Annotation
A computed fold for a 1611-nucleotide part of an RNA from Robertkochia solimangrovi, annotated as large-subunit ribosomal RNA, half A. The organism belongs to Robertkochia, within Bacteria.
Context: one part of a larger RNA
RNA sequence: GGCGUAUGGGGGAUGCCUGGGCUCUCAGAGGCGAAGAAGGACGUGAUAAGCUGCGAAAAGCUGCGGGGAGCUGCACAUGAGUGUUAAUCCGCAGAUCUCCGAAUGGGGCAACCCGGCUGGUUGAAGGCCAGUCACAUCGUAAGAUGGGCAAACCCGCUGAACUGAAACAUCUAAGUAGGCGGAGGAAGAGAAAACAACAGUGAUUCCGAGAGUAGUGGCGAGCGAAAUCGGAUUAGCCCAAACCAGUGUUGUUACGGCAAUACUGGGGUAGUAGGACCACGAUAUCGAAUGCCAACAGAAUUAGAAUGCGUUGGAAAGCGCAACCAUAGAGGGUGAUAGUCCCGUAUAGGUAAUGGCGGUUAUUUGUAGUGGUAUCCUGAGUAGCGCGGGGCACGUGGAACCCUGUGUGAAUCUGGCGGGACCAUCCGCUAAGGCUAAAUACUCCUGAGAGACCGAUAGUGAAAUAGUACCGUGAGGGAAAGGUGAAAAGUACCCUGAAUAAGGGAGUGAAAUAGAUCCUGAAACCAUACGCUUACAAGCGGUCGGAGCCCCAUUGGGGUGACGGCGUGCCUUUUGCAUAAUGAGCCUACGAGUUACCGUUGCUAGCAAGGUUAAGUGAUUCAGUCACGGAGCCGUAGCGAAAGCGAGUCUGAAUAGGGCGCUAUAGUUAGUAGUGGUAGACGCGAAACCGUGUGAUCUACCCAUGGGCAGGGUGAAGCUGUGGUAACACAUAGUGGAGGCCCGAACCGGUUGACGUUGAAAAGUCUUCGGAUGACCUGUGGGUAGGGGUGAAAGGCCAAUCAAACUCGGAAAUAGCUCGUACUCCCCGAAAUGCAUUUAGGUGCAGCGUUUUAUUAGUUUUAUAGAGGUAGAGCUACUGAUUGGAUGCGGGGGCUUCACCGCCUACCAAUUCCUGACAAACUCCGAAUGCUAUAAAAUGAUGUAAAGCAGUGAGGGCAUGGGUGCUAAGGUCCAUGUCCGAGAGGGAAAGAACCCGGACCAUCAGCUAAGGUCCCCAAGUGUAUACUAAGUUGAAAAAACGCGGUUUGAUUGCUUAGACAGCUAGGAUGUUGGCUUGGAAGCAGCCAUUCAUUUAAAGAGUGCGUAACAGCUCACUAGUCGAGCGAUCGAGCAUGGAUAAUAAUCGGGCAUAAGUAUACCACCGAAGCUAUGGAUUUCUGUAAAGAAGUGGUAGGGGAGCAUUCUAUGGGUGUAGAAGGUGAACUGUGAGGUUUGCUGGAACGCAUAGAAAAGAAAAUGUAGGCAUAAGUAACGAUAAUGCGGGCGAGAAACCCGCACGCCGAAAAACCAAGGUUUCCUCAGCUAUGCUAAUCAGCUGAGGGUUAGUCAGGGCCUAACGCGAACCCGAAGGGGGUAGUGGAUGGACAACAGGUUAAUAUUCCUGUACCUGCAUAUAGAUAAAAGUGACGGAGGCGUAAUGUUGGUGCGUACUGACGGAAUAGUACGUUGAAGAGUGUGGUAACACCUCGAUAGUACACUAAAGCUACGGCUGCGGUGAUAAUCCAGCGGCGCGACUUCCAAGAAAAGCGAUAUAUGCAGCCUGUACCGUAAACCGACACAGGUGGUUGGGAUGAGUAUUCUAAGGCGCUC
Repeated sequence: GGCGUAUGGGGGAUGCCUGGGCUCUCAGAGGCGAAGAAGGACGUGAUAAGCUGCGAAAAGCUGCGGGGAGCUGCACAUGAGUGUUAAUCCGCAGAUCUCCGAAUGGGGCAACCCGGCUGGUUGAAGGCCAGUCACAUCGUAAGAUGGGCAAACCCGCUGAACUGAAACAUCUAAGUAGGCGGAGGAAGAGAAAACAACAGUGAUUCCGAGAGUAGUGGCGAGCGAAAUCGGAUUAGCCCAAACCAGUGUUGUUACGGCAAUACUGGGGUAGUAGGACCACGAUAUCGAAUGCCAACAGAAUUAGAAUGCGUUGGAAAGCGCAACCAUAGAGGGUGAUAGUCCCGUAUAGGUAAUGGCGGUUAUUUGUAGUGGUAUCCUGAGUAGCGCGGGGCACGUGGAACCCUGUGUGAAUCUGGCGGGACCAUCCGCUAAGGCUAAAUACUCCUGAGAGACCGAUAGUGAAAUAGUACCGUGAGGGAAAGGUGAAAAGUACCCUGAAUAAGGGAGUGAAAUAGAUCCUGAAACCAUACGCUUACAAGCGGUCGGAGCCCCAUUGGGGUGACGGCGUGCCUUUUGCAUAAUGAGCCUACGAGUUACCGUUGCUAGCAAGGUUAAGUGAUUCAGUCACGGAGCCGUAGCGAAAGCGAGUCUGAAUAGGGCGCUAUAGUUAGUAGUGGUAGACGCGAAACCGUGUGAUCUACCCAUGGGCAGGGUGAAGCUGUGGUAACACAUAGUGGAGGCCCGAACCGGUUGACGUUGAAAAGUCUUCGGAUGACCUGUGGGUAGGGGUGAAAGGCCAAUCAAACUCGGAAAUAGCUCGUACUCCCCGAAAUGCAUUUAGGUGCAGCGUUUUAUUAGUUUUAUAGAGGUAGAGCUACUGAUUGGAUGCGGGGGCUUCACCGCCUACCAAUUCCUGACAAACUCCGAAUGCUAUAAAAUGAUGUAAAGCAGUGAGGGCAUGGGUGCUAAGGUCCAUGUCCGAGAGGGAAAGAACCCGGACCAUCAGCUAAGGUCCCCAAGUGUAUACUAAGUUGAAAAAACGCGGUUUGAUUGCUUAGACAGCUAGGAUGUUGGCUUGGAAGCAGCCAUUCAUUUAAAGAGUGCGUAACAGCUCACUAGUCGAGCGAUCGAGCAUGGAUAAUAAUCGGGCAUAAGUAUACCACCGAAGCUAUGGAUUUCUGUAAAGAAGUGGUAGGGGAGCAUUCUAUGGGUGUAGAAGGUGAACUGUGAGGUUUGCUGGAACGCAUAGAAAAGAAAAUGUAGGCAUAAGUAACGAUAAUGCGGGCGAGAAACCCGCACGCCGAAAAACCAAGGUUUCCUCAGCUAUGCUAAUCAGCUGAGGGUUAGUCAGGGCCUAACGCGAACCCGAAGGGGGUAGUGGAUGGACAACAGGUUAAUAUUCCUGUACCUGCAUAUAGAUAAAAGUGACGGAGGCGUAAUGUUGGUGCGUACUGACGGAAUAGUACGUUGAAGAGUGUGGUAACACCUCGAUAGUACACUAAAGCUACGGCUGCGGUGAUAAUCCAGCGGCGCGACUUCCAAGAAAAGCGAUAUAUGCAGCCUGUACCGUAAACCGACACAGGUGGUUGGGAUGAGUAUUCUAAGGCGCUC
């Protein structure tokens, strides 16, 4: 280290629970608001941060009612109170009700600021209190109404896109989402200018049918009525006009009136037309509202039956026994499960506000007839029509009907409109005015109740201080988090410890391993103890065998596992994955085919030529119950385009023929399962599109108003002088100070390099560099907004986001794509092909699978009979191609000739003949196989059809036949077969598809296949005979060609008459053959009867050689030797040819093989076959039994297990349920049963039913825990060291000493922003990158004081808002007067002292401004004007300051000795304001007072503190020294010069004086502020506007050093 066991930690799953949710039912209510809402801010308690309540009358006040003992909310503590004189509490009605908000006196950055008028307080002013003061509409006025908020429902205006159409434009999505306006408890619609069809109905709305019909539709996708029928509920009316009358105004008049017009009253409302008018007649009938009466309903609330004992236990309600009540056995609680303990329940009572069927009469009010018909009336820019649109189911269509933007434009009851173009007939109705309940829709809210809904990752986002914490500029986004116990009985006391930490005892309790994030307490993960095992071994870690050791013990069981055999995870995706292809760190919980409707098929059930109800209604025990309800639907008859006819019909002239039917009929309604469609439709996943809004605190540009730029250099124009010119010009010397000029800090930028890259930093640091008076930089306030802005233009920037921001919504967009998709067993089991496809990784049809039903074929062999043109073959058999030869038509060339005739030809060459040979698109021929048919035999469900459900439509290797390619490919395309795919086992070392062979399970049985038998490694060191020498081969493959490697066969030659090889010897002569030649003598070359002789044999010569000879050889011969020796053609095995990148095709071995070849025997060898036992499927069979099966991906079918809930029945449980954790037993499996321990209250079983119903994977979601790892890092390299102190503890805290760093800052002061961080005390769990006694941390307490400072009560700029007015579907957009709005204008205080913390604010002293009153004096209008402005430059003046010097004051001056006329250090100051005079153009300066200021300073010193170093310091003393001289510098101010780009507005001022008295409001004021407090997620090397900014060096604010002051950067 591994395995096991035990005990813990950690963590918070599981079980149980519920205070919270979710979905509904019934009833109520359906609004609140200027009488100030909704929603907030701030307050309010004895102590009070949050929630709740309430409002300065503030967890409350008053009255009435209820109720009756405690009470002061959540919230359990202390204190203080209150209550029988009736509290707290409950109900009803009142009072009060700060400020904001429609917000409404004006303003505004919501919860703030500032006013007018009336009244009160005061003599006035100031201050305070109460009331009142917005706008619009109506109204003479008084006054009324409106505004805003709120969930859905409703009406209207406006109105997308994704998407679907497999693309897309009409279309769809959809008049949806969204925006806007408006109303009500409902809204809208509504009493026919309607439908219908020759019959009729009689307003509207809603439900069920009609019907997915008629239609419409790129006639695509889709869209989709109506009449009519059945129901719910029912309800009808009023004006305008005609006519009559009145009032006002106007016109006119003959003054009598008349007319017009407006208003009012009467009258009147219809389609069989009605009304006015005329005539007649009547006071009827039926309602409505208000008031009154009254049954009744109605808040808090009242009464409300009935049990004991024993037993277990901490506790009884459990169990046992015996009782009782019940119009009450709903439910909840009580120490476990209670009808009889408590609250309640059934039932019965009770009244305030309020409601109220009904009654009543009182008041008010509405409503009616008959006849006549001359005249009058009956809705006008209307109906209609043209054009353009929209709505109607209806997309312009033949398009009626309705609406209207535009143009035109009637009729008047003898009128008009409609009936789907239009016309006629007929029928219906009466437009151009209005109102109208119910039936219907919805639920922010209240009450009562329900659930085969959830139970803390669920159910609302929210069980809890949740729309909270937190994030974002904003719109907006948006969590986590429940449980002690019956009761706090919440651990007195002791010990350890620095300790209020933590722990150990003790105690409480049934239990403390229930002890405070405390029920149960799983897993990952982290430990401790013990048993076995482990240091030569190589390992998907298991499995099979198994020694030893340990434990319990009953033959036995358990733990460990030396050693040996075999063995490359899971998922997904693929032809194919150990793959080095995808996904997962681990654990736990959650996590994906559902639901509705419409089809279709199977099964089950009812009825059956029939079946069945829907909406609705009624009843009721109120249940998804019963009955009624026949509208409607399907079926019972078909044919036809239809009229139509009908067992027939259509076609047709037909009675023909033919088509479709009949003859032969089963449906229908439910339930359930499979599957299709429409819906998000199995889950997760885009980039995008569209709509309403939110953003210019970043950044771009613009507007207004302010600010900034050390220092140095250059030297334009102009001017002056001199020269010069007729005069200019020009030259020169000065002066001058221009410039998108030069160098260079601040400032702005970002060129180079390095670092950094899980940073110090989501863009920086260091170095270097660019601009730096300008098109410059910057502060504050404002403007421009998303197909839009802005852009010196990079597609840059618009809040760390830009080729179209962000947020929310349409929305679950769509995704032919990827990924994932969860328990078991059994049966069968594919495909990767054809055709088509904007199709190729998708889909449709067919093919192949499965299930059910029906039916009767199918397959193989043999025989026979057929069609056919492949392999092969052939070509004097065609077409085409073709070798050699013969012949040589014809042609070319040459010769000849006057010409013809002719001749020659090693030229070309037809036909024919001989010979050779070719073809996918040649065939005189022509198989095998395959195919068709028939017959016989075998086989035995394998065939076919229909219906339900699929998957597949990426294939791959090998063999064979081909195409292509190179007769290349692990290439590609076909065909036939096979295997892999989807197939395990054995062999081939290892290997998807090669060989063998198809795995139901078990067995320590047997036989074999391929292949093997020396060892690894089971079986022969088997038998016989050969071969190989290469480690060839076994153990991957190889050629042409080469080879006296070797074995062997055949043929042939020589050979004891002596072969072959070796050795010895010869190898001669004519002759140097002839020719040629310079020479040629065997051997340059040519010629040939290469002849002849001697010989055993010897060539007119096989080579070497010479100039030529010579010489050396050979052939040939003899001797010696003594038996075989050659040649040619084959065969076997070897051999060279033979070259690839890490070193390697197992190891040993190979002449008696373990190699090769042949033959033979034995054995081994698989999940094959057999044997034994068992399971299961199908078939046969009455049964017994038998037979055949049982590999399997996609996929089809069947049978089951488990989980949660429901019903019924029957059970278990405090003597211990569920859950957790072990063990044993059991089932083929999912699983089940029993039991020990834990746990402490619920839970099984059977049969049915219903599902949020099973996880290992989705870079899944949430939580927890690992790993890397005790690793990286601890944020500027300005730096620390020592002593002392407090303390449990000191590198860091405090004090001191020393050292170091900044010093145009790392110092000081403002503004913004922050918002208590400031000061003091106490503390150290967290925060601080370490420690901490310290702190910007935690807790408590304290702290910010203004007439003059800043802002408001004053002014205006950009810009905002905005009466009037203009524009616009709406919301709204502009905008005058006004009003707001600083970054600007105007405007009065200084010095010193004081606190732990504030000071121009408090105190002291000395000033100033405004208002009011009083007093005195004097003046008096109005307006001009002023306010009032740029850049640059030099000049002047001059504050703070600074250097030097002198004088003076104080202190000090060391080791030796002396001196103080010497040196060193520090100091030597003095405001606002007032006044007079002087100088200056002016700015300003000087002088006097202020000032006997008050301090610093020195000495002394009470007293106190101390970090022992010292510090503070009452009081006293000194009144102590220059208001000196010289220089530098220059804020500010002033006047001036110059330039072109020509440089705010308004208020204010102008527009009395003096004195006294009174008065003077609101807000800010702490602290940080180049930073640890702001913006950057941080105590972050970044960013952040203005002012002061000393000395030495220097031109300088550069640089280096340093002062004051501050720091050493939290390891």
It matches the Rfam family "Bacterial large subunit ribosomal RNA". Rfam 15.1 lists 51,934 matches to the family in 10,816 species. Its mean pLDDT, the model's own confidence on a scale to 100, is 81.